Predicted 3D model of a 104-nucleotide RNA (TPP riboswitch aptamer (THI element)) from Aromatoleum toluclasticum ATCC 700605. Its mean pLDDT, the model's own confidence on a scale to 100, is 75. The source organism's lineage runs through Bacteria, Betaproteobacteria, Rhodocyclales, Aromatoleum and Aromatoleum toluclasticum.

[in-house]
RNA sequence: AAGUUCCGUUAGGGGUGCCCGCACGUAUCGGAUGUGCGGGCUGAGACAGUCCCUUUGAACCUGAUCCGGGUCACGCCGGCGUAGGGAAACGCAUUCAUGAACAC
Repeated sequence: AAGUUCCGUUAGGGGUGCCCGCACGUAUCGGAUGUGCGGGCUGAGACAGUCCCUUUGAACCUGAUCCGGGUCACGCCGGCGUAGGGAAACGCAUUCAUGAACAC
């Protein structure tokens, strides 16, 4: 001087689905559907937080009312995916943050 991982600071990005029961409202020939509460499934997270991710970017979005498998059901799992998008700088000599380990 530059590197990797982790930690931290400031700033930014992101998702919230499916099933069952109860209550209330309600379309309709036919209780579908909406709201609230409780329980269950996957997941880091299901409006939750002590969540995840920020270019070394599958966090998340698009394709997609996609394809294959599975499930009571659901991106539940795999493919698509070397696809197209996607949010960053810093840890100083005085500050928002006075970092750690490893390796050369």